[in-house]
Context: one part of a larger RNA
RNA sequence: CUGGGCGUAAAGCGUGCGCAGGCGGUUUUGUAAGACAGGCGUGAAAUCCCCGGGCUCAACCUGGGAAUGGCGCUUGUGACUGCAAGGCUAGAGUGCGGCAGAGGGGGAUGGAAUUCCGCGUGUAGCAGUGAAAUGCGUAGAUAUGCGGAGGAACACCGAUGGCGAAGGCAAUCCCCUGGGCCUGCACUGGCGCUCAUGCACGAAAGCGUGGGUAGCAAACAGGAUUAGAUACCCUGGUAGUCCACGCCGUAAACGAUGUCAACUAGCCGCCGGCCUCACUCUAGAGGUCGGUGGUGCAGCUAACGCAUUAAGUUGACCGCCUGGGGAGUACGGCCGCAAGGUUGAAACUC
Repeated sequence: CUGGGCGUAAAGCGUGCGCAGGCGGUUUUGUAAGACAGGCGUGAAAUCCCCGGGCUCAACCUGGGAAUGGCGCUUGUGACUGCAAGGCUAGAGUGCGGCAGAGGGGGAUGGAAUUCCGCGUGUAGCAGUGAAAUGCGUAGAUAUGCGGAGGAACACCGAUGGCGAAGGCAAUCCCCUGGGCCUGCACUGGCGCUCAUGCACGAAAGCGUGGGUAGCAAACAGGAUUAGAUACCCUGGUAGUCCACGCCGUAAACGAUGUCAACUAGCCGCCGGCCUCACUCUAGAGGUCGGUGGUGCAGCUAACGCAUUAAGUUGACCGCCUGGGGAGUACGGCCGCAAGGUUGAAACUC
C1' cells in the first nucleotide's frame, strides 16, 4: 500500500454550521467528454514465456512466435455517467392554521431553610464521635419568641417525563428570541446529502479585571486515630463556588455506537398532535404521524448482546485504527496571560 476493521478487543473528531471536493430524484430531446465495439499505427533490440535449432548435455548461443497491462488516430453505438436545453413533484423548502416544552437572553418578584445582628424569656451546658478531644458557653451559649441584614439554591409537583446540535436546562411573572411536531390546502421546482481546511458553541476546574461572599469548602491550622497518618473522623478555615466582562477549549464531553437516506416479524407502555366511531358528562375504542422506553423473531456478533431509535440488509460522504511499553512523552510548529492545549515521533525494550 492493499485488505480488514472502529458498542466492550486498537479505532467515531465533544457538538454543530459550512466553502472547496465527493455523491445526487423523475422525464424528454440533443451532444458524444467518460464508456463500449471495430479498424489502423505505434509499443527498438536484448530480457521473460512458448515451439524449434547449435555447442557430447547444461549454462550459453540462436530462429520463429507470443507478450509488451499502454498510447495515438479513425469509424460507429447512444443504454449508463457527464454536459446543454426543456418539463415534473415523490426529496428539500416557503406560506396559511393549530400544539407541547426546565430551549436561549434580560428584568422583576416570592416563600421555606442556613448563618449573622438587635431585643425578650431562660440556665448550664451546647456541639461532636466508634470513643474522645480541639471548639462554643456564666462577658449568659444551646433552646425558644419577635424584629432585622445578606447571599445562595429553588422542597412538594417530579416521572421509567419534557426541551436542546452537543455541553446542558427546573420557584413565579413579564419582555425579547431560536428550534420542533401535527393537519390539510396553496406555492417554489432538485434549491439536496456529506464535508478536508475554516468558523462558532462547548461541563467542571483554572486564569485576568472589578464586585459579592450566607452555606459549603481545595490549601492551611488545631484535635483525634495510628508504629507513623503530610489521610480517612472531628472543630475551624482561605481561594473557589455566585455576578459582570474577557480568556482557557479540555472530560468515562458515553449510547464508550459519525451524519443522511431506503428497506426488513411482532407485542406492551409513556409524551405531543391529528382523524374516525361512540357519547348527557367523565371516561372509552380504533387508525395515523413525530418522539421516548421495555421485551422479542429473522439476521448479525468472538461472546456479551443489538434487534424499525440496529450493532440487521444496502447506498453517499467524512473521521479514525494497524502489537505492548517508551508516550500522548521529546523536538519543532500553531494557540494561550499562565496553567497548559493541539499536532505528534524515534532510539531502546518485550
This is a predicted structure of a 350-nucleotide part of an RNA (small-subunit ribosomal RNA, central domain) from an uncultured bacterium.
Its mean pLDDT, the model's own confidence on a scale to 100, is 89.
The RNAcentral record of the full RNA draws on ENA.